[in-house]
RNA sequence: GAGUUUGAUCCUGGCUCAGAUUGAACGCUGGCGGCAUGCCUAACACAUGCAAGUCGAACGGUAACAGGCCGCGGUGAUCCCUUCGGGGUGAACCUGGCGCUGACGAGUGGCAGACGGGUGAGUAACGCACAGGAAUUUGCCCGGUAGUGGGGGAUAGCUCGGAGAAACUCGAAUUAAUACCGCAUACCCUCUACGGAGGAAAGCCGGGGACCUUUUCGGAGGCCCGGCGCUACCGGAUAAGCCUGUGUCUGAUUAGCUUGUUGGUGAGGUAACGGCUCACCAAGGCGACGAUCAGUAGCUGGUCUGAGAGGACGAUCAGCCACACUGGGACUGAGACACGGCCCGGACUCCUACGGGAGGCAGCAGUGAGGAAUAUUGGACAAUGGGCGCAAGCCUGAUCCAGCAAUGCCGCGUGUGUGAAGAAGGCCUGCGGGUUGUAAAGCACUUUCAGCAAGGGAAGAAAAGCCGCGCGCGAAUACCGCGCGGUCCUGACAUGCCCUGCAGAAGAAGCACCGGCUAAUUCCGUGCCAGCAGCCGCGGUAAUACGGAAGGUGCAAGCGUUAAUCGGAAUUACUGGGCGUAAAGCGCACGUAGGCGGUUUGAUUAGUCGGAUGUGAAAUCCCCGGGCUUAACCUGGGAACUGCGUUCGAUACUGUCAAACUGGAGUGCAGUAGAGGGAAGCGGAAUUCCGGGAGUAGCGGUGAAAUGCGUAGAUAUCCGGAGGAACAUCAGUGGCGAAGGCGGCUUCCUGGUCUGUUACUGACGCUGAGGUGCGAAAGCAUGGGGAGCAAACAGGAUUAGAUACCCUGGUAGUCCAUGCCGUAAACGAUGUCAACUAGCUGUUUGAGGUGCUCUAAGCCUUGAGUAGCGCAGCCAACGCGAUAAGUUGACCGCCUGGGGAGUACGGCCGCAAGGUUGAAACUCAAAGGAAUUGACGGGGGCCCGCACAAGCGGUGGAGCAUGUGGUUUAAUUCGAUGCAACGCGAAGAACCUUACCUGGCCUUGACAUCUUCGGAAGGCCGCAGAGAUGCGGCUGUGCCUUCGGGAACCGGGUGACAGGUGCUGCAUGGCUGUCGUCAGCUCGUGUCGUGAGAUGUUGGGUUAAGUCCCGCAACGAGCGCAACCCCUGCCAAUAGUUGCCAUCAGUUCGGCUGGGCACUCUAUUGGGACUGCCGGUGUUAAACCGGAGGAGGGUGGGGAUGACGUCAAGUCCUCAUGGCCUUUAUGCCCAGGGCUACUCACGUGCUACAAUGGCCGGGACAGACGGCCGCGAACCGGCAACGGGGAGCCAAUCCGAAAAACCCGGUCUCAGUUCGGAUUGGAGUCUGCAACUCGACUCCAUGAAGGCGGAAUCGCUAGUAAUCGCGGAUCAGCACGCCGCGGUGAAUACGUUCCCGGGCCUUGUACACACCGCCCGUCACACCACGAAAGCUGGCUGAACCAGAAGGCGACAACCCAACCUUCGGGAGGGAACCGCCCAAGGUUUGGCUGGUGAUUGGGGUGAAGUCGUAACAAGGUAACCGUA
Repeated sequence: GAGUUUGAUCCUGGCUCAGAUUGAACGCUGGCGGCAUGCCUAACACAUGCAAGUCGAACGGUAACAGGCCGCGGUGAUCCCUUCGGGGUGAACCUGGCGCUGACGAGUGGCAGACGGGUGAGUAACGCACAGGAAUUUGCCCGGUAGUGGGGGAUAGCUCGGAGAAACUCGAAUUAAUACCGCAUACCCUCUACGGAGGAAAGCCGGGGACCUUUUCGGAGGCCCGGCGCUACCGGAUAAGCCUGUGUCUGAUUAGCUUGUUGGUGAGGUAACGGCUCACCAAGGCGACGAUCAGUAGCUGGUCUGAGAGGACGAUCAGCCACACUGGGACUGAGACACGGCCCGGACUCCUACGGGAGGCAGCAGUGAGGAAUAUUGGACAAUGGGCGCAAGCCUGAUCCAGCAAUGCCGCGUGUGUGAAGAAGGCCUGCGGGUUGUAAAGCACUUUCAGCAAGGGAAGAAAAGCCGCGCGCGAAUACCGCGCGGUCCUGACAUGCCCUGCAGAAGAAGCACCGGCUAAUUCCGUGCCAGCAGCCGCGGUAAUACGGAAGGUGCAAGCGUUAAUCGGAAUUACUGGGCGUAAAGCGCACGUAGGCGGUUUGAUUAGUCGGAUGUGAAAUCCCCGGGCUUAACCUGGGAACUGCGUUCGAUACUGUCAAACUGGAGUGCAGUAGAGGGAAGCGGAAUUCCGGGAGUAGCGGUGAAAUGCGUAGAUAUCCGGAGGAACAUCAGUGGCGAAGGCGGCUUCCUGGUCUGUUACUGACGCUGAGGUGCGAAAGCAUGGGGAGCAAACAGGAUUAGAUACCCUGGUAGUCCAUGCCGUAAACGAUGUCAACUAGCUGUUUGAGGUGCUCUAAGCCUUGAGUAGCGCAGCCAACGCGAUAAGUUGACCGCCUGGGGAGUACGGCCGCAAGGUUGAAACUCAAAGGAAUUGACGGGGGCCCGCACAAGCGGUGGAGCAUGUGGUUUAAUUCGAUGCAACGCGAAGAACCUUACCUGGCCUUGACAUCUUCGGAAGGCCGCAGAGAUGCGGCUGUGCCUUCGGGAACCGGGUGACAGGUGCUGCAUGGCUGUCGUCAGCUCGUGUCGUGAGAUGUUGGGUUAAGUCCCGCAACGAGCGCAACCCCUGCCAAUAGUUGCCAUCAGUUCGGCUGGGCACUCUAUUGGGACUGCCGGUGUUAAACCGGAGGAGGGUGGGGAUGACGUCAAGUCCUCAUGGCCUUUAUGCCCAGGGCUACUCACGUGCUACAAUGGCCGGGACAGACGGCCGCGAACCGGCAACGGGGAGCCAAUCCGAAAAACCCGGUCUCAGUUCGGAUUGGAGUCUGCAACUCGACUCCAUGAAGGCGGAAUCGCUAGUAAUCGCGGAUCAGCACGCCGCGGUGAAUACGUUCCCGGGCCUUGUACACACCGCCCGUCACACCACGAAAGCUGGCUGAACCAGAAGGCGACAACCCAACCUUCGGGAGGGAACCGCCCAAGGUUUGGCUGGUGAUUGGGGUGAAGUCGUAACAAGGUAACCGUA
């Protein structure tokens, strides 16, 4: 920086991501080189080999090897001699001896095994780091001083003997030393009583001319020189030990710890100080600045990260520490309490003859085990370094190299150029093409790296040795040391590095990702499946999110994932956060420690600031250079190491000390208001109870009731009495108090505030962890009291239930005293104190002033409170705003995502209830604050609508019709489902329709286009079959032509394709319904707001209307409203047949005819109505009310017209259409059946139930519409349906056509009827190929239910309802339906409380899928983690006691013993044994802490659909919430 809470917004806040890093691991992949790195786990166990030896110039020696010498014997090359039998010689080999030489096993002795190497278990400590200190030691090394004389006794080895399986061991004899012990000497050292006393040593090697001794005559020794050693001491260097200051993790749910403990004196001990140890004395020491205890951890230089400050870490390298199977112990030594030494205890492993023994890889390799995981049983001492040695040299798993591993960092390569027919293939496609892609191929080049082959060259190598020269030593040309020159030799790595040569593009690319964050997209498959996922989230048939492919993006010999750290995270905030409402101010005060602190002067210099200096190891980081071709890497120098110490200086500020001041604070004096607190007393009103009077039938209570009280006299009423509790009015965003809280009146006691005056004190102050006190209500304890009220409880209601709300009762309690409790939404949700920063208004209470009469109102000034506005400023916003949430200072408390949880465990407090302190596992991606727009409310206001009301008529009951559900069925095709499905799609299912079922057929198909072949097309007949269809026959030769053929049509074939009322209306278009003909819905610019948004559109009026007017930070505009259109109502103009007939004439008396066009009418064009006029009301407006005129009056009536949008509303079966499915079938054809079923339920209708009526007879008046495959007149037949008939009419002409209700007359007389017509029987008519399933109509007969309809419910405000008939579409036929038409023709509307729907404003909200919302708890089920639990079982640890190995110290009269002394008896001294003390393991008892486990149990969390209710969110339907029972 980003994603993620919301419909959207701002904020708070968590979660997540992008970065860097790693001793990593895992997955896929893998060409080369350089430099690094490589058991993080089991300080688990270890086979095997190696890792510490060396010195013969300390010693006795000689097991092995080599040489030399000597020798017995044997074999015997060669050579000589030979009598050829043999003899001699004697190399070589075998063999014995001599330590003589080189050397050397074992041993004695010296030095080194305390270094180097490993590991991090332990350790929270003087362990480590930084800086200091004094009381010490220090082998080898360096410098210096002085020595190195003279003796002695043993012992290993070896030999012999014994014992043992072995390890090993015992005895005897013998022997050497640089082994051991005395003596002498003492520069010096130590002790001292200052007289003195005590204390050393070792030799070896090399060389040498004289001289000396000895001699076996070879030599040996003395002597001299040199070297290496040795002894004592002084000093240095190095190394080590000790002490101090400061720093060094977490937990207070660890608060007290300590007896050698703290100090002193003395002694012991140590290399050395010291309670280090001991005796005695004192009673101290540590701790809230965190002792003790528990957990965790090696520390550091540094490493990673970060802008830094910080945070995390402590591999490799370097410094320190600790450890070496585990525990204890000492020995030796300069140094150890010792990794490859010793002793003992323990566990484990191994050997064993069972008696005993052996061992310690946290050295290098390696093995097993553990684990996600970490290498070779390699080479060499060539280099560097170490040990020993005079040296050569030996040893060195230190080290240097190599091997293994992409573990990391760095570098290189996998080719370069050209190459469009934009190849093929793949993928996509809108079918045109696009993309892969200059990519490939092709052509032309190059050869790094790897490979091959040889050749050449450099570095790691210099010392030492040897030779020569010079110098030093010395008598010396010797030896030895040093320097120079020369010479010679030494390479594990190494098949390495560099250079050169050879050949050929040849041998060398993967991994992850592509929904957003986050660079990169399409197709297919899948279908909430399989799967993905870091967060948000994808997947339920069109998935850029799963899997594959193509393409793309990013990195690249790597790429991803996982784990981990820092960062982002200002998300623990020192730098750098907060606390009114988001998490967060302790309920309030007093006050301890602590923190902070007014003014002036002086001193000091602790803090502070500056300079110098020491230190801050090296490496690392940084800068400038250098070396590997570069880089990584290595390396030189510098800087840095922000720190600490010492010292010098500065003195403003802070501190400290001293002196002073008055402004902070306090005291005094004079006043002041008050429900401030405590105690005692008093008072009236009211309720209740008791007594009495009077009085009668109810009272009481509720939404309505009932329980209850009352004829045994209630309630109401009067009088009297009792008792308890609370104090109306005054009373007030009035007063007092720190808060809780405090209210009748009086008295007593008592705290604080405020004002004025300024006298006194002189910083005495502020805050306040712990601590202490106060602290509503409820509750607890004891004792009182008890009127009213009232948990619990009882009863009555309500209710589906009602353990509630309502009612009648009623006990604790409420009251008092005393003692507990200690919590509240204890709130201003705002800690205390101080200072500063515009104003205005009210109120309480002081003081001063002014103010008609000195006294009240008012006014002014100044304090202290308390309220309301408000500027700046602050705030996420709301809001706060001198009483701050503004600007600052001081101190305290508190917060760090939600849930789990204020829970568990532990502690403390409490009589109890419980309080206080206060987690974790697990789980979620949110939880939240403020504000916005909507929606909603059993919130409010205003307004409208046949919404209610007022009326009229219906439905719901009956029968029938029709639709639907359900059921049935082979099928009862499908759709429509609250309003807004249900006489709906369907303006008409007997076949057809038809989509359904059964059966029978067809497969390029019933239909379209193309292709090929044939034929005109067509018509007619016969046979089979249910038909589709099949077979056969007859007839017919058309049109155009460039004569090839073509067009239409028919038939056969082939394949592309057709076809589908199959699915998805939740993929869609179009159309439609609905809210709703409701008055709304928006935009531009401006303004306001951080923003969502607001404003405009709200407000005051008005309207049918967002209609208009006024006002207004708005000004305008658009879609809607209205108007424009059609019908109708009045008039006029024009026109006059088929219409009309006033006037004139004729008449068969019919506008029939002439005639006419006046009227009606027809159908075109106009006029008319606009609140225009008058009066009133209103704001002078808009407008409303009334009136006039007018056919019509305030949109005249009706229609058409339906804003932005809502319902994933309806329709894939009108049509169109994406995708999917089907293709001898889900397509097509045919016959029959079904859609017409029928116990039942619902909707919509028709007809009725009758007299405002039925029936019979007579009579009258419409409008609109239809008619040639048609309407069909007159007339005739039939009771009738209808038949016959055929005039007229393509229709203002003819026909349908009779209108009916109505009117007149008659009849019926209240009845299941002369009402009603269902049902059924019979007989017919018509349509039609065909009326069985299944048509309509007619006649005769039959004559059901039904007597006006429960709960409930529908329509309608005027030419309307109601009622009456007529027509039309569909249609062969079929209407009670639908769409139209006219006739007759009402009633009622007070009004807007209520029901329903809607509009505007406002309010609340935890809703936004928007109340059909949200959401709580129990129960049931599954899973998960946790608590409790009789116990069981580990680890750590305290205390007491027992025990006591090895060892040290002490003690020691018996035993043993070479050196010295001895008077030879012994002594000194030593050793072992025994004893004492200390002490490890172990044991017993008893505590503490902390794990594991545990039948059962408790709550908690999570889980798509379970159960019960409805607690919360709206007044959530009883306002909610907090504390308590």